Predicted 3D model of a 1400-nucleotide RNA (small-subunit ribosomal RNA) from an uncultured bacterium. Its mean pLDDT, the model's own confidence on a scale to 100, is 83. The sequence is in RNAcentral, with records from ENA, Greengenes and SILVA.

RNA sequence: AGAGUUUGAUCCUGGCUCAGGACGAACGCUGGCGGCGUGCCUAAUACAUGCAAGUCGGACGAACCAGGAAGGGAACUUGUUCCUUUCCUUGGUUAGUGGCAGACGGGUGAGUAACACGUGGAGAACCUACCUUUCAGCGGGGGAUAACCAUUGGAAACGAUGACUAAUACCGCAUAGGACUUUGAGUCACCUGACUUAAAGAGGAAAGACGGCUUCGGCUGUCACUGAAAGAUGGCUCCGCGGUGCAUUAGCUAGAUGGUAAGGUAACGGCUUACCAUGGCCAUGAUGCAUAGCCGACCUGAGAGGGUGAUCGGCCACAUUGGGACUGAGACACGGCCCAAACUCCUACGGGAGGCAGCAGUAGGGAAUCUUCCGCAAUGGACGCAAGUCUGACGGAGCAACGCCGCGUGUGUGAAGAAGGUCUUCGGAUCGUAAAGCACUGUUGUUAGAGAAGAACACCCGGUAGAGUAACUGUUACCGGCAUGACGGUAUCUAACCAGAAAGCCACGGCUAACUACGUGCCAGCAGCCGCGGUAAUACGUAGGUGGCAAGCGUUGUCCGGAUUUAUUGGGCGUAAAGGGAGCGCAGGUGGUGACUUAAGUCUGAUGUGAAAGCCCACGGCUCAACCGUGGAGGGUCAUUGGAAACUGGGUCACUUGAGUACAGAAGAGGAAAGUGGAAUUCCAUGUGUAGCGGUGAAAUGCGUAGAUAUAUGGAGGAACACCAGUGGCGAAGGCGACUUUCUGGUCUGUGACUGACACUGAGGCUCGAAAGCGUGGGGAGCAAACAGGAUUAGAUACCCUGGUAGUCCACGCCGUAAACGAUGAGUGCUAAGUGUUGGAGGGUUUCCACCCUUCAGUGCUGGAGUUAACGCAAUAAGCACUCCGCCUGGGGAGUACGGCCGCAAGGCUGAAACUCAAAGGAAUUGACGGGGACCCGCACAAGCGGUGGAGCAUGUGGUUUAAUUCGAAGCAACGCGAAGAACCUUACCAGGUCUUGACAUACGAUGCAUAACCUAGAGAUAGGUGAAACCCUUCGGGGCAUCGAUACAGGUGGUGCAUGGUUGUCGUCAGCUCGUGUCGUGAGAUGUUUGGUUAAGUCCAGCAACGAGCGCAACCCCUAUUACUAGUUGCCAGCACUCAGUUGGGGACUCUAGUGAGACUGCCGGUGACAAACCGGAGGAAGGUGGGGAGGACGUCAAAUCAUCAUGCCCCCUAUGACCUGGGCUACACGCGUGCUACAAUGGCUAAUACAAAGAGUUGCAAAACCGUGAGGUAGAGCUAAUCUCAUAAAGUUAGUCUCAGUUCGGAUUGUAGUCUGCAACUCGACUACAUGAAGUUGGAAUCGCUAGUAAUCGUAAAUCAGAAUGUUACGGUGAAUACGUUCUCGAGUCUUGUACAC
Repeated sequence: AGAGUUUGAUCCUGGCUCAGGACGAACGCUGGCGGCGUGCCUAAUACAUGCAAGUCGGACGAACCAGGAAGGGAACUUGUUCCUUUCCUUGGUUAGUGGCAGACGGGUGAGUAACACGUGGAGAACCUACCUUUCAGCGGGGGAUAACCAUUGGAAACGAUGACUAAUACCGCAUAGGACUUUGAGUCACCUGACUUAAAGAGGAAAGACGGCUUCGGCUGUCACUGAAAGAUGGCUCCGCGGUGCAUUAGCUAGAUGGUAAGGUAACGGCUUACCAUGGCCAUGAUGCAUAGCCGACCUGAGAGGGUGAUCGGCCACAUUGGGACUGAGACACGGCCCAAACUCCUACGGGAGGCAGCAGUAGGGAAUCUUCCGCAAUGGACGCAAGUCUGACGGAGCAACGCCGCGUGUGUGAAGAAGGUCUUCGGAUCGUAAAGCACUGUUGUUAGAGAAGAACACCCGGUAGAGUAACUGUUACCGGCAUGACGGUAUCUAACCAGAAAGCCACGGCUAACUACGUGCCAGCAGCCGCGGUAAUACGUAGGUGGCAAGCGUUGUCCGGAUUUAUUGGGCGUAAAGGGAGCGCAGGUGGUGACUUAAGUCUGAUGUGAAAGCCCACGGCUCAACCGUGGAGGGUCAUUGGAAACUGGGUCACUUGAGUACAGAAGAGGAAAGUGGAAUUCCAUGUGUAGCGGUGAAAUGCGUAGAUAUAUGGAGGAACACCAGUGGCGAAGGCGACUUUCUGGUCUGUGACUGACACUGAGGCUCGAAAGCGUGGGGAGCAAACAGGAUUAGAUACCCUGGUAGUCCACGCCGUAAACGAUGAGUGCUAAGUGUUGGAGGGUUUCCACCCUUCAGUGCUGGAGUUAACGCAAUAAGCACUCCGCCUGGGGAGUACGGCCGCAAGGCUGAAACUCAAAGGAAUUGACGGGGACCCGCACAAGCGGUGGAGCAUGUGGUUUAAUUCGAAGCAACGCGAAGAACCUUACCAGGUCUUGACAUACGAUGCAUAACCUAGAGAUAGGUGAAACCCUUCGGGGCAUCGAUACAGGUGGUGCAUGGUUGUCGUCAGCUCGUGUCGUGAGAUGUUUGGUUAAGUCCAGCAACGAGCGCAACCCCUAUUACUAGUUGCCAGCACUCAGUUGGGGACUCUAGUGAGACUGCCGGUGACAAACCGGAGGAAGGUGGGGAGGACGUCAAAUCAUCAUGCCCCCUAUGACCUGGGCUACACGCGUGCUACAAUGGCUAAUACAAAGAGUUGCAAAACCGUGAGGUAGAGCUAAUCUCAUAAAGUUAGUCUCAGUUCGGAUUGUAGUCUGCAACUCGACUACAUGAAGUUGGAAUCGCUAGUAAUCGUAAAUCAGAAUGUUACGGUGAAUACGUUCUCGAGUCUUGUACAC
């Protein structure tokens, strides 16, 4: 310090989430030790039990126990014991009286929004026990009472009565420098006043306790006690300022605000009371409601801030709930009292007792928080002269990883890189020097031994010194001695022993360090956000490995941070959320120039304070650290005081430029009222006139023969004002448009006469405010919600048409909202230009009209700097600044609900939350899309020709059926497709029968009986048998081949084409797709590739912030059209011979064959064009503008097709999903669809005759002649490995004849019979032939397909596959058209542009 997440990508806005730190924590897993801390956050819920506040006998009387002394009695061991009485300078214990302390210490945070707390002041308005200092005292009396005793009540708690007694208990009296009242004087001050002093009036004590001395009278010391004045400490009161949420809480208040008087208090005061007055608080937030103890501090943060108020410390409040006072220096009192209430307990039912928010502990609640421990040794407190007693304060120990800190769980060496695990491409890699092994060490641990500091006091004993005393004792201070430890035999130290007893948790898709395997298969599950999981999951679960932290690690919760995401530091409002619809204006905020003054703000110095602890710094003590000690620094919006005077503020005096006034002019749909006008619509009356009018995309409803529409004249009535008219004018906005008059507001220009800051903004408030709507009363021509009818439509509560009511108009009143928009609040100043236009003014020029320059006020456009996320804005700012107001803080819920205010209502204003999502949004970019636009192209349409769709058949497919009808292909781009050919085989499917190292491959071992043949069984695969012969090559090592055996393995047309390679289809042979450098843009991207021409073409030219380049186009390649040369057999034959025949001789001229060349390039001419590219026409030429075909398919799209051509990852099967065999199936058949063939006939059918090809194939083959058969074919076998022979007669055509428009001499399906051929085999299930049979069909609905020239159409021929089996496919030639005006429309593609809420 940032990161993830909105998008295909980008920039911005904006939310959500994460990484950090912290905790009185809890939960999960795990757990060795020590030190220091911390530990009911919830039920201020209820509490069993024990303890937590007593002490003093040196205040007092008394009781008891012990001791001593004296007396008496008894016993006998005659000097002892026991009993009893009295006394005590004796010791101890204790109930009671009395004193002091129980107001501290300890707990809790319920209440409290308050002078409760913090901070700083004030008390001239106050109190203060114990403590310290000073001064002065401590005289003399009295009456009671508890205890105790007696009687007595009650269950108990607790009493009642009578009698006795004491005090440091209580009460008078004397004394009084103090307080009060009155009077006088002085000093001081801050309003009431304070202090000093003089005089006069009423009030206290314990001659106590203890010690010493004593002449017993007393003296003296200590501790007590009294009064006063001070101090210290503690408290009380008052005041300024500070710290909280809601305005959907706006008004609150009757002792309320003030005064007078009185009471009360320690003290001021409405604190209380009586009377009088009517005040007091509040938008700077009163009152109400909700929440909360406050602070030092703690956590976080760079800071400003935000959150918190555990432990420690200060203050406050509370003690079961509520109220009250008493005592006392102090309480309205946690372990005191009284009353009431709830609850609990005891009870003899009459009545009593209690208060853990003290320490432990219990129950309950809860996610959750400890021992019914030890000790007063230390520190502190109460009491006491003291010893000492008490002290759950405190010091310690215990429990808890709850937190912080420290230590350990070994160290060194050790490669055969062990075993084992995991992964693997099977080679290895990794865990890993890790382990084992060897050598050490002993922190901790175990055992044993030694063993602290914390202890200083006090008391007592001894000594010294000071003060005091007449003196001593004593006291005080110091020194020495004696004595005291809960923790604890603890810390620590020493010795011995053993690597022995001590590592887990979380994570590993990105953020975020760390990856693989298996399992699972949108299941189980994970997840903080994005998200992962649907069969190859680095995201689930497990394992191995790795990363992080470590006696802990994760999760959850909360707070701060990141978040500049409430923005003071430090944000915004044209379009992202956000400018109020507009104006006027009170409060408030802000405010021109000069001078003087003041010192509130401001700046600065000093003083005081800001407790300690904490944070920070330095040093020091525990071995270090945590922890602790000492010192320093720091901390306030604080208070007081001194100074400065620039700026802001206050005061005073001036000024004129802001603002206003005056005067002279100017323009205008500015407003209100009254009046007037013409055009048009409609209606009424009348005339003319006749059949339609009207309306629409087309119609219909409607009007019209009862006379419409049309036309003419006259009249009525209402509303609106054509042209002028203009990004022209006016107005604050809404808005304002015929003309005239009246009334009236504002603005502009000029002059510079007057005032002298009078100004700007403006929360609340007030006013105005389109349209629609509401109320009352008018008016109503046209238009027209609602409504009715007619159309349209799947429907049509709409758009269209015919009607039509509110309303629109006027008057008065309400409503108060609009995309009330420039989506841009008002005001002021400053900051380049250019060009229109409206209204003025000045100057120049001018006969006039005009024109030019300058300037002011408006209203537009373009544009620079600047600004903006970009778009854009740009003197009319969204620029640079200032002032004031309004508003925003993720989307939805929602401008909704509730409440309040307004309204007649409709509704308006104000205005949430629960819940839910991870986005919502702005601008721009690239694509795609559009029943958007422009341009262009294509058999795309049009113009034509021929088809399909109807029939029969063939073939494919769907569906259905089946044991199986194997599988795949699915819009174009599946469907005569894979399949260039299913009777068996193929074959993958089904039924049945069989095999299991296998039908096939490699490796090992053994053997060399390996193959053939025959017989039997079987459907066959197979099984059994007979039998034959002893395998081949050799470099002699061996190899080939075959059989047998065993194990690794084979095998799979099983799955996944959404894991893949390869191949292919399609857009599309469409003209596109990109890159480098540069430039532009924050960026995605753009430019180039756009533009103007042109082309089949991103083809070429020109221009241009682009310049170049690549893949595509074209060309290079093949065939074909022309020709030359070469060559001349198997081809050819002009001339010469010859023949039945190019058959032969001969020839190379021609055809042809097949090699090499030539030729065509817009090259030439004319025109058009921009002097270009190019186009048009022409010449020449076999061919003319890519001559005609083919091959060739850019970047990419469709998760397109194919795991069944092949290859291949992973998964699956392994006596079966593998392999073999027989038979069946893929050929089924109600039906739908695609592609074809044959037809429906006369441009034809049939019969006869006759002419002309090209390209292929052939030895497992093509097969001639000849003969046989009606024919398919058969016999036969010449020739041919092919320019030689064969397939092989081409057909349409032509010439004759016949048929004569019919279901026919058309058509040939179907069926019967008889055959031929192939083949082990033609039943399921082949083709062909002959004879017979002779179905549908008479040109095909909606719709739809192909084709632009040697093309369509039509006619035959051949080949591949193949034993056989084409109407399919692929090639070949023959005959050989019609039409294209053109690009409006349909489809598809391209370029530019535009809109977009689309981006699978």